Annotation: Predicted 3D model of a 92-nucleotide RNA (SAM riboswitch aptamer (S box leader)). The sequence was found by an Rfam model in a public genome assembly. Rfam family: SAM riboswitch aptamer (S box leader). About the family: The SAM riboswitch is found upstream of a number of genes which code for proteins involved in methionine or cysteine biosynthesis in Gram-positive bacteria.
RNA sequence: CCCUUAUCAAGAGCGGCGGAGGGAACGGCCCUGUGAAACCGCGGCAACCUGCCAAGCAAGGUGCCAAAUCCGACGGGAGCGAAAGAUGAGGA
Repeated sequence: CCCUUAUCAAGAGCGGCGGAGGGAACGGCCCUGUGAAACCGCGGCAACCUGCCAAGCAAGGUGCCAAAUCCGACGGGAGCGAAAGAUGAGGA
């Protein structure tokens, strides 16, 4: 990088460092010098895998902690679905 599959309207942030970007991409609309991203520390959420297993717990492996995957884009009158994306597990 590719394939399969499950989930994606819930939930959970402070400090340090840094110094202008960030929210995948396009269009919007937002966040941001009352300090963006990245990195570090600590904390938390969740319960996919492992573990103990009856429920469940939250020790280990991931993940996550503005806004519905922020909204739209394609199909549909609409509910919704598709595509794309994210994360887990498995595979080639």